């Protein structure tokens, strides 16, 4: 300094399912809990991948389905960016 990660040290975060809010939804905020995480810290206008369908178009038939457009997921991968140090 890269790599790598212990049943250590200080400490961190917080799935699910309830409860209040906001949203057409996806989802996010708090609160309550931990399923779990060595990056579960930041980035999603701007690299892949998903979700969503108030909203436009088109197709097809009567609620699907492409596209375009919103919105969102960082706990899908990914990009910076950091604590600790057994061996």
């Nucleotide at each position: 300094u890269c790599a790598c990660g212990a049943u250590a040290a200080c400490g961190g975060c917080a799935a699910a399912c309830c409860c209040g809010g906001c949203g057409a939804a996806a989802g996010c905020c708090g609160g309550c809990g931990a399923c779990g995480c060595a990056a579960a810290g930041c980035u999603c206008c701007a690299g892949a991948g998903c979700c969503u369908g108030c909203g436009g178009u088109g197709a097809a038939a009567a609620u699907u389905u492409a596209c375009c457009c919103u919105g969102g997921c960082a706990g899908u991968c990914a990009g910076c960016u950091a604590c600790c140090g057994u061996u």
Overview:
Predicted 3D model of an 87-nucleotide RNA (c-di-GMP-I riboswitch aptamer). Model confidence (mean pLDDT): 81 of 100. It was read from a public genome assembly, where an Rfam model found it.